[in-house]
């Protein structure tokens, strides 16, 4: 910028793993004591602080449903309002009817139905995410 109308999107949830935080564990450094003439080395202790590794681990961050929840926008329909136009009545103001339009407002609807792999993809990684109201099934 365009499109879409079982449309798009926000906040969440079922669920998900492990980037980061945190938790737990192990090791290690700073610290204390001993051995040693002393350095180095070694043994023991260990509140606290730091570092490395591991573990999805009750969590936070993060991802998250077509067939989950609540909203918003859009869309559709109806009404009102406004503008313009046509016809009829009327001396006229105006009234009634029809058609069209809208950066306007309000309301209703956006439903009902929906069993569903495997393989693959992204992200740190995985998933009801994407593929996908797919392939299939009925």
């Nucleotide at each position: 910028g365009a499109a879409a109308a079982a449309g798009c999107u926000g906040u969440c949830u079922a669920g998900g793993g492990u980037u980061c935080c945190g938790u737990u564990g192990a090791c290690u450094u700073u610290c204390c004591g001993g051995a040693u003439c002393g350095c180095a080395u070694u043994c023991g202790g260990g509140u606290a602080a730091g570092g490395u590794c591991a573990a999805g681990c009750u969590g936070g961050u993060c991802c998250a449903a077509g067939a989950g929840a609540c909203g918003g926008c859009g869309u559709a329909c109806a009404g009102a309002g406004c503008u313009a136009u046509u016809c009829a009545a009327g001396c006229g103001a105006u009234u009634g009817a029809g058609c069209a339009g809208c950066u306007u407002c309000u309301g209703u609807a956006u439903a009902a139905c929906a069993c569903g792999g495997a393989a693959g993809g992204a992200u740190a990684a995985a998933a009801g995410c994407c593929u996908g109201g797919g392939a299939g099934a009925u």